[in-house]
Molecule: transfer RNA
Organism: Acidobacteriota bacterium
């Protein structure tokens, strides 16, 4: 070089054209003498950049970037 994955909330990870989820954090509220567990609610996101198709892109298609695997040539 080349080939394959993978990139989405703080973290772990899901979803694969039509309204961005979910465990786990965390923030207030019940509850308790007071914690822990429970129990309601709530904040949190340019879906890695950037183009491109498409009424419509996180989804597909290209090229960059990063992280992992592999795997190949030169001394």
């Nucleotide at each position: 070089g080349c080939c394959c994955g993978c990139g989405u909330a703080g973290c772990u990870c899901a979803g694969g054209g039509g309204u961005a989820g979910a465990g786990c954090g965390c923030c207030u509220c019940c509850u308790u003498g007071g914690u822990a567990a429970g129990g309601a609610g709530g904040a949190g996101g340019u879906c890695a950049u950037g183009a491109g198709u498409u009424c419509a892109a996180a989804u597909c298609u290209c090229a960059u970037c990063g992280c992992g695997g592999g795997c190949u040539c030169c001394a």